[in-house]
RNA sequence: AGAGUUUGAUCCUGGCUCAGGACGAACGCUGGCGGCACGCUUAACACAUGCAAGUCGAACGAGAGAAGAGGAGCUUGCUUUUCUGAUCUAGUGGCGGACGGGUGAGUAACACGUGAGCAAUCUGCCUUUCAGAGGGGGAUACCGAUUGGAAACGAUCGUUAAUACCGCAUAACAUAAUUGAACCGCAUGAUUUGAUUAUCAAAGAUUUAUCGCUGAAAGAUGAGCUCGCGUCUGAUUAGCUAGUUGGUAAGGUAACGGCUUACCAAGGCGACGAUCAGUAGCCGGACUGAGAGGUUGAUCGGCCACAUUGGGACUGAGACACGGCCCAGACUCCUACGGGAGGCAGCAGUGGGGAAUAUUGCACAAUGGAGGAAACUCUGAUGCAGCGAUGCCGCGUGAGGGAAGAAGGUUUUAGGAUUGUAAACCUCUGUCUUCAGGGACGAAAAAAGACGGUACCUGAGGAGGAAGCUCCGGCUAACUACGUGCCAGCAGCCGCGGUAAUACGUAGGGAGCGAGCGUUGUCCGGAAUUACUGGGUGUAAAGGGAGCGUAGGCGGGAUCGCAAGUCAGAUGUGAAAACUAUGGGCUUAACCCAUAAACUGCAUUUGAAACUGUGGUUCUUGAGUGAAGUAGAGGUAAGCGGAAUUCCUAGUGUAGCGGUGAAAUGCGUAGAUAUUAGGAGGAACAUCAGUGGCGAAGGCGGCUUACUGGGCUUUAACUGACGCUGAGGCUCGAAAGCGUGGGGAGCAAACAGGAUUAGAUACCCUGGUAGUCCACGCCGUAAACGAUGAUUACUAGGUGUGGGGGGACUGACCCCUUCCGUGCCGCAGCAAACGCAAUAAGUAAUCCACCUGGGGAGUACGACCGCAAGGUUGAAACUCAAAGGAAUUGACGGGGGCCCGCACAAGCAGUGGAGUAUGUGGAUUAAUUCGAAGCAACGCGAAGAACCUUACCAGGUCUUGACAUCGUAUGCAUAGCUCAGAGAUGAGUGAAAUCUCUUCGGAGACAUAUAGACAGGUGGUGCAUGGUUGUCGUCAGCUCGUGUCGUGAGAUGUUGGGUUAAGUCCCGCAACGAGCGCAACCCCUGUUGCCAGUUGCCAGCAUUAGGUUGGGGACUCUGGCGAGACUGCCGGUGACAAGCCGGAGGAAGGCGGGGAUGACGUCAAAUCAUCAUGCCCCUUAUGACCUGGGCUACACACGUGCUACAAUGGACAGAGCAGAGGGAAGCGAAGCCGCGAGGUGGAGCGAAACCCAUAAAACUGUUCUCAGUUCGGACUGCAGUCUGCAACUCGACUGCACGAAGAUGGAAUCGCUAGUAAUCGCGAAUCAGCAUGUCGCGGUGAAUACGUUCUCGGGCCUUGUACACACCGCCCGUCACACCAUGAGAGUCGGUAACACCCGAAGCCGGUGGCCUAACCGCAAGGAAGGAGCUGUCUAAGGUGGGACUGAUGAUUGGGGUGAAGUCGAAACAAGGUA
Repeated sequence: AGAGUUUGAUCCUGGCUCAGGACGAACGCUGGCGGCACGCUUAACACAUGCAAGUCGAACGAGAGAAGAGGAGCUUGCUUUUCUGAUCUAGUGGCGGACGGGUGAGUAACACGUGAGCAAUCUGCCUUUCAGAGGGGGAUACCGAUUGGAAACGAUCGUUAAUACCGCAUAACAUAAUUGAACCGCAUGAUUUGAUUAUCAAAGAUUUAUCGCUGAAAGAUGAGCUCGCGUCUGAUUAGCUAGUUGGUAAGGUAACGGCUUACCAAGGCGACGAUCAGUAGCCGGACUGAGAGGUUGAUCGGCCACAUUGGGACUGAGACACGGCCCAGACUCCUACGGGAGGCAGCAGUGGGGAAUAUUGCACAAUGGAGGAAACUCUGAUGCAGCGAUGCCGCGUGAGGGAAGAAGGUUUUAGGAUUGUAAACCUCUGUCUUCAGGGACGAAAAAAGACGGUACCUGAGGAGGAAGCUCCGGCUAACUACGUGCCAGCAGCCGCGGUAAUACGUAGGGAGCGAGCGUUGUCCGGAAUUACUGGGUGUAAAGGGAGCGUAGGCGGGAUCGCAAGUCAGAUGUGAAAACUAUGGGCUUAACCCAUAAACUGCAUUUGAAACUGUGGUUCUUGAGUGAAGUAGAGGUAAGCGGAAUUCCUAGUGUAGCGGUGAAAUGCGUAGAUAUUAGGAGGAACAUCAGUGGCGAAGGCGGCUUACUGGGCUUUAACUGACGCUGAGGCUCGAAAGCGUGGGGAGCAAACAGGAUUAGAUACCCUGGUAGUCCACGCCGUAAACGAUGAUUACUAGGUGUGGGGGGACUGACCCCUUCCGUGCCGCAGCAAACGCAAUAAGUAAUCCACCUGGGGAGUACGACCGCAAGGUUGAAACUCAAAGGAAUUGACGGGGGCCCGCACAAGCAGUGGAGUAUGUGGAUUAAUUCGAAGCAACGCGAAGAACCUUACCAGGUCUUGACAUCGUAUGCAUAGCUCAGAGAUGAGUGAAAUCUCUUCGGAGACAUAUAGACAGGUGGUGCAUGGUUGUCGUCAGCUCGUGUCGUGAGAUGUUGGGUUAAGUCCCGCAACGAGCGCAACCCCUGUUGCCAGUUGCCAGCAUUAGGUUGGGGACUCUGGCGAGACUGCCGGUGACAAGCCGGAGGAAGGCGGGGAUGACGUCAAAUCAUCAUGCCCCUUAUGACCUGGGCUACACACGUGCUACAAUGGACAGAGCAGAGGGAAGCGAAGCCGCGAGGUGGAGCGAAACCCAUAAAACUGUUCUCAGUUCGGACUGCAGUCUGCAACUCGACUGCACGAAGAUGGAAUCGCUAGUAAUCGCGAAUCAGCAUGUCGCGGUGAAUACGUUCUCGGGCCUUGUACACACCGCCCGUCACACCAUGAGAGUCGGUAACACCCGAAGCCGGUGGCCUAACCGCAAGGAAGGAGCUGUCUAAGGUGGGACUGAUGAUUGGGGUGAAGUCGAAACAAGGUA
């Protein structure tokens, strides 16, 4: 420090996710030792048991009493008594139980933090100073007696002490009142010092050292109060407040104060967020982060609050009191039922809750605390130990050598590789552990050590006791095998898994960390993803519809002050701990200690005066006023005008009009449309008219008038910063809509009808009502858009246009210049790109508004506004990993342009109808084997299924096998023959007795038997593959190198202008070149020369029946080598090019004709059944053999052919003309036989020789005469021929007889542009036989092409796109089903905080007739004072009530979301078919 994820790819925006660190953690697996820390985050839930606050006998009386001394009695070791008396203690009394310890419920507050203040305060113990302690009195607990109660606990009487209690005396530097002086403070007022009067103290103990007691002053400590600033979220909480705000008086308090009361006034708080609601102890700090920040508040430390819930006071220096009291509530326990007791959020511990958190331990030795004169006592504070890998830190589980690279495991291409120096083995060491011995510091004069026989030290023994966890597709370090087969499963994100999974599970191997490792949760980071540092708003989310303007924010030049901000110095504070740095101490580290720095803050003070602020003075350039001009659909109101539509009246006139893609509805003989004249009425204002003008925006358009707003220019007379922006607020605000009243010509939602359509609640047509218009009033929204807030300044140019000014000029023109508008192009700059570019989206400044992933949703609830419609404000649950912007390459379009092709058109002949052949589908079957499926499957694989083929079915058989290789044994085999059987096969017989080579050992061939390795598979997967093939398409395309452009994907080149069959060529051009394709090179054919001349040929010469023979090479022909054609020549055209048009010559002319040849790629196209092949499957069968059957079946449908329907013909007769092939298990002549198929025969020929082999159509002649025929030949019968082991299923052919459909074929559709179509026959492959098929061959031999609008396909350019599996794409909504969260809902059940009223415990305060009472006064009576009781205000809990807020639940209901293959349509994306 970044990475993954939107796309075919790219850049951007933007979310989601990951890598890091941390934790009071928990869970899973595992677990050796030690040190230091930490350990109920949940139920402030309930608690058994023990302990956690006592102490003082040197305050007091009393009691018990070890021990000692004395006396008495005597039983001489016992009893009793007196005195002294250590020690102990219930009670009175003093101090302490307000500290220490726990918890975080409450609290949004002067609670906390920080800094000030108290002239408005208190302070026990402690320290210092001054002064003092005289003399009296009355009670009382304990105790004793009586007595109540179960108990807790009391009641009455009697006696007694004090450092307990109460008078008196003394007394001021105390308090209060009156009064004088000095001085201080912002003020109330304070301080110092005088005078007079009034009031108030005390306690003793003792070991004689001291310790206590009283008054006063001061300090220290602690506490109380006040104030400035800071301190969470919500405005879908906007108003709150009656002791409320202030005053006066009184009361109260330690003290100020509405703290309380009476009276008076009506204030106080709030947009700088009051009130209300929710949440929360606050801080030092902790975690994270570069920092700024964000999150957090365990342990340690400071403060606060609380102690079962609520209320209350008492005592006291201090409490409204955790281990005190009273009352009320809930709960628990005891009870004799009358009444009592209790409070672990102290330490342990228990139950419960929970994912989860420890011992009912030791000690007061240390530190600290309480009491005491002290010894000492108490102390679950504390010090330690125990449990827990909970965290941090340290150590170990061995070290060195060791290759036969062992065995085993895994894998393999079978060679090897890897585990791996790892192990074994050898040599060492002893940290930890174990045993034994020694043994602390912590303790400052003595004694006293829980920890602890611990740390540590020494010795011994022995590698012995000590390694796991997670991961290995990318991010992210680390890969193979097997199993599984969209199953099981994984997953943080992207995503893996559907038979070859580095992603699941296991194994081997590897990577990482290591006594731990992973997972989960939470926080920060990465995230500049809330942006102060440090973001944005034209199109990605985001500028308010516009203006005016309040608060607020910001603000021109000069100068003089002030010093709030600002800057600098100083002072105080910012607790300690922590963090950081440097040292030091534990063997090191963690940990601990010391010092420094830091604590960025707050306050005070001194100074500076540039900037901001503020006060004064001043200026004119910002702003405004005036003056002079000026343009304009700026606004409001009134009036006027013409054109047009419609309607009415009248005339002319006659059969249609209107409307559409085509029609119909509609209007019209009752006279329409058309036309003429007149009239009515409403609305809108053609031309001018213009990216022209005006306005803040919405918006404004005939003309005239009235009223009125703003702008611009010039001038520089006036004011003198008066300015900019603008939350709330106010005003304006298209269309539609609403209310009331008018108006209503045209247009026109709704509606009606007609069409279209599968439907058509639409698009089209005919009608037509609201509305559109006017007046007044609402509504307040729009893609209210420049998708661009307002203002100011600055930053190259060019060119239009509207309004004004100036200059120059003879000049209205033109030119130069300037200000204000409005456009286009364009530099820098900006920007993701597109683009913007002085009218900024540039560079800066100020203010406002708004944004923070998509959906849910601009929805719900609430509130406000509205007559309503609705508007404004505006969430959440849930869900997804994207949604989106710009640009790129393709593909596509019922987008455009250019071009081509038998693509259409122009023609010719067909198919589709019939019969039949053949293939396919379907249905059938035991089987009808399998494959091929739009073009590009269907006379296709199959160039030929009777058996075989054959893969299918039935039945019968075999199991190392029908076929291959290897081992052993044998040479009995085998061949042939006989029998059984459908055959395979089985049984029997069985000649010759074996073949090749030989180094004579043997080897090989063949056959049999036997064992296992294996054979075999037309079984699966063409979506695992190779090879081969089809297709786009013989279409003209497909790419690369270098350069250049672009952030990039990519572009350029390859586009453009011409041209071509062609990316063919030329020209131009940031491109220059190159490759695969095109063309050419190859073959056939068309002309010709040379060479050659048999089996071919024959002009001339001979010869014959005959090129038959002699002869010849001229010709034809054959087959080798050449020539020829190149826009080469001429003219025109074109751009002086490429080329095109015409012509000449030529056999052939612009590629002469035909073939072979198929670029990059597309279709997961076809083929595992040609072959090969991975993997899977079968192995007495999915292999092999045999017989028979099937592939030939048949209501039907489709494709491809053949034959026809006839006269351009049929039949008969005659007589002619080919080419290319084939032939030895072959072609087979002549001759003879048969009507014929054919038979017989066997000449010739391995072929320019012989044979197949008569070509047919055409031609000539005769006949038929338009009919289901002398057309047509299917079907059927009979009789035959041939092939073959065999023609029943199931062959071909022949003869005779029979003689069906069919009379030119609907919608639709195919082929063909010249030797072509059409027509005619011939041959070949396959093949025993079987051809209407296929592949070839020649004969005869046309018609037509204006042209590119349309159909199909293709190429190039361009455009749009929400497509990229690429239009057979994408995608929307209802309905149906399942699940999820949520709104409404008659209601129902809770919770919270207030309020009103009732009741009112304890208690403080107040009142109090009567009652009671030791201290004081009084001779007494009595008084003063006090008490209980009663009572009043206040008041907790409780009760009642109506509202508020909030939660749960609810029949039903609303929409929303999600869900591989549901229904209906087809809304959007292309002009998406109605933009």
Small-subunit ribosomal RNA from a metagenome, 1475 nucleotides, folded computationally. It matches the Rfam family "Bacterial small subunit ribosomal RNA". RNAcentral holds the sequence, with entries from SILVA. The coordinates come from a structure-prediction model, not an experiment, and the mean pLDDT is 84.